[in-house]
RNA sequence: UGAGUCGGCCGGACGGUCGCGUGGGCAGGGCUUCAACGAGCGCUCACGAGGAAAGUCCGGGCUCCAUAGGACAAGGGUGCCGGGUAACUCCCGGUGAAGGCGACUUUAAGGAAAGUGCAACAGAAAGCAAACCGCCUCUUUUCGGAGAGGUAAGGAUGAAACGGCGGGGUAAGAGCCCACCGGCGGAUCGGAGACGAUUCGGCCAUGUAAACCCCACCCGGAGCAACGCCAUGGAGAGACACUACUGUGGUCCGCAGGUCUCGAGGAGGCGGCUUGAGCCGUUCAGAAAUGUUCGGCCUAGAUAGAUGAUCGUCUAAGACAGAACCCGGCUUACAGGUUGACUCAGAUA
Numbered sequence: 001u002g003a004g005u006c007g008g009c010c011g012g013a014c015g016g017u018c019g020c021g022u023g024g025g026c027a028g029g030g031c032u033u034c035a036a037c038g039a040g041c042g043c044u045c046a047c048g049a050g051g052a053a054a055g056u057c058c059g060g061g062c063u064c065c066a067u068a069g070g071a072c073a074a075g076g077g078u079g080c081c082g083g084g085u086a087a088c089u090c091c092c093g094g095u096g097a098a099g100g101c102g103a104c105u106u107u108a109a110g111g112a113a114a115g116u117g118c119a120a121c122a123g124a125a126a127g128c129a130a131a132c133c134g135c136c137u138c139u140u141u142u143c144g145g146a147g148a149g150g151u152a153a154g155g156a157u158g159a160a161a162c163g164g165c166g167g168g169g170u171a172a173g174a175g176c177c178c179a180c181c182g183g184c185g186g187a188u189c190g191g192a193g194a195c196g197a198u199u200c201g202g203c204c205a206u207g208u209a210a211a212c213c214c215c216a217c218c219c220g221g222a223g224c225a226a227c228g229c230c231a232u233g234g235a236g237a238g239a240c241a242c243u244a245c246u247g248u249g250g251u252c253c254g255c256a257g258g259u260c261u262c263g264a265g266g267a268g269g270c271g272g273c274u275u276g277a278g279c280c281g282u283u284c285a286g287a288a289a290u291g292u293u294c295g296g297c298c299u300a301g302a303u304a305g306a307u308g309a310u311c312g313u314c315u316a317a318g319a320c321a322g323a324a325c326c327c328g329g330c331u332u333a334c335a336g337g338u339u340g341a342c343u344c345a346g347a348u349a
Base pairs, nucleotide, nucleotide: 001345002344003343004342005341006340007339008338009337010336012314013313014312015311016310017309018308020048021047022046023045024044025043026042030041031040032039033038050320054331055330057329058328059327060326061325062223063222064221065220069253070252071251072250075219076218077217078216079215080094081093082092083091084090095109096107097106098105099104110214111213115212116211117208118207119206132155133154134151135150136149137148138147139146140145163181164180166178167177168176182204183203184201185200186199187198188197189196190195227271228270229269230268236262237261238260239259240258245257246256247255278297279296280295281294284291285290
């Protein structure tokens, strides 16, 4: 200098004028609206969309089902090891496999020797099989060939042909034997473990489970349109009934309880509604994720749904794009700018 790999931050700022939403303080005691409860109207101060608010894919907090107790079935989820977390299919670190010169990236990574299924076509043959071409031995021959036995090393087909490659051996061949490699199994050592190293054994039985299945572990249900209160009405009436019935998505045990229907109105108003497994900095521990110590901060709560318009200066900021109970992740989209570490190649000193 060029080409790459893995991360971080910004993605408009400052000032003025008018306008919008919420909360605090001050003022007001009137007006508007409503069936009612309620809601709104003045001045001032503070605050007011995101890194993904998107997807609704996971996990929870919270609320209700009296209890979420025990078991079973069904259904579903996870799937190498260890750690983190409220929890997770998430995060961190490691191991194996695959890709890359490398920094790194991906991983649906338990079991095919419990069973079932599938592997089209081609091929002789794709789970106990198999001989198309070929090779060898014997017999025979009308000299073209035919028959019997052996074989799976060579060739063909295929993604894959019952380990690979080299040598010995054989009638010709074959793990038949040997060395090396691969798979499988054993032993010893190292490691918490997944695994790794060494060594022994001719044991060698395709692939596929993101096919059914087996194994191990985990899972109550419904959801903020949850749920609660207020106003209007309201005085009651009827049916079943304690051996029964009712009660969570199913069944059983346990436990608990009287249960259901009719009779008012409105799709009203208020709460839930934002102080949190919170954010920022910091101490210590740790390889890290994270935990911990100390200090500081309060940063939207709409409900036909709030932040818009305009002027001036700077400017790369002109992309993706708008909260609706809250939080932890994952996935997807993103113009432009800025920055850290590492790898490879070339050149110079």
A computed fold for a 349-nucleotide RNA from a Clostridiaceae bacterium, annotated as Bacterial RNase P class A.
The prediction has a mean pLDDT of 75.
The model forms 96% of the base pairs in the Rfam consensus.